[in-house]
RNA sequence: CCGUGCUAGGCGGGGAACUAGCGGUGCCCUGAACCUGCAAUCCGCUCCAGCAGGGCCGAAUCCCCACCCGAGGUCCGCGGCAUCGAAGGCCGCCCUCUGGGCGACGUUGAGGACCGGGUCCCGCGCAGCGGCGGCUCGUGAACCGGGUCAGGUCCGGAAGGAAGCAGCCCUAAGCGAUGUCCGUCGGGUGCCGCGGAGCGGCCGGGUCCGAGUCGACCGGAGGGAAGGGCGCGGGGUCGUCUCGAUCGACGGUGGGUGCACGG
Numbered sequence: 001c002c003g004u005g006c007u008a009g010g011c012g013g014g015g016a017a018c019u020a021g022c023g024g025u026g027c028c029c030u031g032a033a034c035c036u037g038c039a040a041u042c043c044g045c046u047c048c049a050g051c052a053g054g055g056c057c058g059a060a061u062c063c064c065c066a067c068c069c070g071a072g073g074u075c076c077g078c079g080g081c082a083u084c085g086a087a088g089g090c091c092g093c094c095c096u097c098u099g100g101g102c103g104a105c106g107u108u109g110a111g112g113a114c115c116g117g118g119u120c121c122c123g124c125g126c127a128g129c130g131g132c133g134g135c136u137c138g139u140g141a142a143c144c145g146g147g148u149c150a151g152g153u154c155c156g157g158a159a160g161g162a163a164g165c166a167g168c169c170c171u172a173a174g175c176g177a178u179g180u181c182c183g184u185c186g187g188g189u190g191c192c193g194c195g196g197a198g199c200g201g202c203c204g205g206g207u208c209c210g211a212g213u214c215g216a217c218c219g220g221a222g223g224g225a226a227g228g229g230c231g232c233g234g235g236g237u238c239g240u241c242u243c244g245a246u247c248g249a250c251g252g253u254g255g256g257u258g259c260a261c262g263g
Base pairs, nucleotide, nucleotide: 001263002262003261004260005259006258009057010056011055012030013029014028015027020046021045022044023043024042034054035053036052037051038050063256064255065254066253067252068251072247073246074245075244077240078239079238080237081236083234084233085232089230090229091228093224094223095222096221097220098219099218100217102215103214104213105212111209112208113207114206115205117203118202119201121196122195123194124193125192126190127189129186130185131184132183133182134181135179136177137176138175139174145170146169147168148167153162154161155160
């Protein structure tokens, strides 16, 4: 150096989560990834590895170690979105008082006090409107409503009598019209009347006092309410050019690792 047979070892690894911790199933990344059975209200273990069974490769491209690169994940920070909470820090909101100039009204009376009204509510009346009924008018019956009943029919010796269609007139129910009429019922009716209740606000009137009152704006002081905005606290979700921490697949570089026999 070559050949044969073996052994260690290998036939994927990693991240987050779970866990006292670790490996695995499940999720995600990488990826050329032996087979069967088992496992999230989990399975196994207590130290390097899933457990049980089977198969293949086998000392090197393949096993072991170190370094580099770095897919991807996690954490912190940052930003957006919605959400929950707390408190009274800022803005905004409300009330009272107050300063300033401006404007409007005001001795043809501001504002206030008093008096008596109205506005609101209840009852009654009146009016009006609407519904219904009555009254009035019109129309209204092939026969089974009325009157008059031509013609015709019937009875009778005759005088005369009877029923009765059409037509005409009238009427019932019904249908319709009208109203200056009557009754009754009703109301989101009323520049109406009477009585009651009410007396706070507002409106206008009278009497008295007699000069202020109001508005928006710019400020100041005090008080209030609530969660509207900002800010504060909590977790969620999305993004992240960039910064930091951590783990790190694949890949690259370097190094390391046997035994026996034969030639």
Predicted 3D model of a 263-nucleotide RNA (Bacterial large signal recognition particle RNA) from Binatia bacterium (SeqCode). RNAcentral records the identical sequence in 3 taxa. The gene name in the source record is ffs. Taxonomically the source falls in Binatia (SeqCode) (Bacteria, Bacteria candidate phyla, Candidatus Binatota). Its Rfam family is "Bacterial large signal recognition particle RNA". By type it is a non-coding RNA gene. From the family's description: The signal recognition particle (SRP) is a universally conserved ribonucleoprotein involved in the co-translational targeting of proteins to membranes. A reference for the family is Regalia et al. (2002), "Prediction of signal recognition particle RNA genes", Nucleic Acids Res. The prediction has a mean pLDDT of 75. Of the family's consensus pairs, 92% are formed in the model.